[in-house]
Molecule: transfer RNA
Organism: Oligoflexia bacterium
RNA sequence: AGGCACGUAGCUCAGUGGUAGAGCACUUGCUUCACACGCAAGGGGUCGUAGGUUCAAUCCCUAUCGUGCCUA
Numbered sequence: 001a002g003g004c005a006c007g008u009a010g011c012u013c014a015g016u017g018g019u020a021g022a023g024c025a026c027u028u029g030c031u032u033c034a035c036a037c038g039c040a041a042g043g044g045g046u047c048g049u050a051g052g053u054u055c056a057a058u059c060c061c062u063a064u065c066g067u068g069c070c071u072a
Stems, first nucleotide, its partner, number of pairs: 001071007010024004018055001026042005048064005
């Protein structure tokens, strides 16, 4: 320098055009003498960034940034 993959909640990951979810973690309550387990409820996201297409984009296109791998 070129190519490929990935980037979504604190962590690990779903979600292939129509209001963004799960598990774990966190908070509150119940339970307990207390803790853990269990049960119930809740908080937390400019979907890496910037443009484009579309009535509508996490999803499609382009550029760019970061990480990993391959080639030179």